[in-house]
Context: one part of a larger RNA
Molecule: small-subunit ribosomal RNA, central domain
Organism: uncultured prokaryote
């Protein structure tokens, strides 16, 4: 290489969009690329296979003959796959009517708290701990009452509840605005799936320029512990988290499970629709989703188990022993930090 794999053993890109390309629904007609089937031309010679012969015998040599699975042409067929034009509606996709939603962007508006500020009561304490000290406080703290002024963060409701591709999304009230369910009619007619490169999104942490900065909190200090503590406990703190605008682009980015489409027992709980029946909240029935059981079947087990890891199919992406090492080196990106692509020698 064939191949065998990819929930957990190596191994599904972090998600979507799409170029190329690959794969792609019904029916009936044409054409014959590929496909099949005859026929014909060619496939030099040695070579290998075969039968026979010559060297005493074998390598070797000599005749035959079959083969050279291939191209190139011609004729036919037309079921599949392409290709032409044509109908069709069961993928897709518009519309019409209702739905739910922390889906997203922008402004804004509230209340608890925490801090500190001013002022009032008011006195010796407070805080902190396994004990405890550092700390604050008679220059009046904590505690407790009003006023103030400031950031962030949104109890309850909240629910293996919801909405998003995915990261993620929660106060409330408007505005722009994207998805999608679900009934129905009415429309176009395979418009479709998947995607090498490409590009857009992409927690946190960091990085740039300006704001802000109340609480928390790496670094840092100090106080305890300890044998020692560059620590876990304490008492203080700046970066930083907040906000615009740029950047990074990575993560146990996980359902450790690539997307798609069809198929395969059931019973149950919750969301969002719809239908029918009536006893007005239950029956029975469907679509979408979301959960926890549980056959068939798979699976090394454990578990999957109609949200499949089952039974297939069409395309991407990836693995091939352990370190070395996701490392040198290159080249491409980034202000930097590093990202991305990726060895090898040596060793077991």
């Nucleotide at each position: 290489c064939u191949g065998g794999g990819c929930g957990u053993a190596a191994a599904g890109c972090g998600u979507a969009c799409g170029u190329a390309g690959g794969c792609g629904g019904a029916u009936g007609a044409g054409a014959a690329a590929g496909u099949a089937u005859g026929g014909g031309g060619u496939g030099a010679a040695a070579u290998c296979c075969c039968a026979g012969g010559g060297c005493u015998c074998a390598a070797c040599c000599c005749u035959g003959g079959a083969a050279c699975u291939g191209c190139c042409u011609c004729a036919u067929a037309a079921a599949c796959u392409c290709c032409u034009g044509g109908u069709c509606u069961a993928g897709a996709g518009u519309u019409c009517g209702a739905g739910a939603g922390a889906g997203g962007u922008g402004a804004g508006u509230g209340g608890a708290a925490u801090u500190c500020c001013g002022a009032g009561u008011g006195u010796a304490g407070a805080g902190g701990u396994g004990a405890a000290a550092u700390u604050c406080g008679u220059a009046g703290a904590u505690a407790u009452u009003c006023g103030g002024a400031g950031g962030a963060a949104c109890a309850c409701c909240a629910g293996u509840g919801g909405c998003g591709a995915a990261g993620g999304c929660g106060c409330u009230c408007a505005c722009c605005u994207g998805g999608u369910c679900c009934a129905u009619u009415a429309c176009u007619g395979a418009c479709g799936c998947u995607g090498a490169g490409g590009c857009g999104c992409g927690a946190a942490a960091g990085c740039g320029u300006g704001g802000g900065g109340a609480g928390c909190a790496a670094a840092c200090a100090g106080g305890a512990u300890u044998a020692g503590a560059u620590a876990c406990c304490c008492u203080g703190g700046u970066a930083g988290u907040c906000c615009a605008c740029g950047c990074u682009g990575u993560g146990a980015a996980c359902g450790a499970u690539g997307u798609g489409u069809g198929c395969u027992a059931g019973a149950u709980g919750u969301c969002a629709g719809g239908c029918a029946g009536c006893u007005u909240g239950c029956u029975a029935u469907u679509u979408a989703g979301u959960g926890a059981c549980g056959c068939c079947g798979c699976u090394a087990a454990c578990g999957c188990a109609u949200u499949a890891a089952g039974c297939a199919c069409a395309c991407c992406g990836c693995c091939u022993g352990g370190g070395g090492a996701g490392u040198a080196c290159g080249g491409c990106c980034g202000c930097a930090a590093g990202g991305c692509u990726a060895a090898a020698a040596c060793u077991c």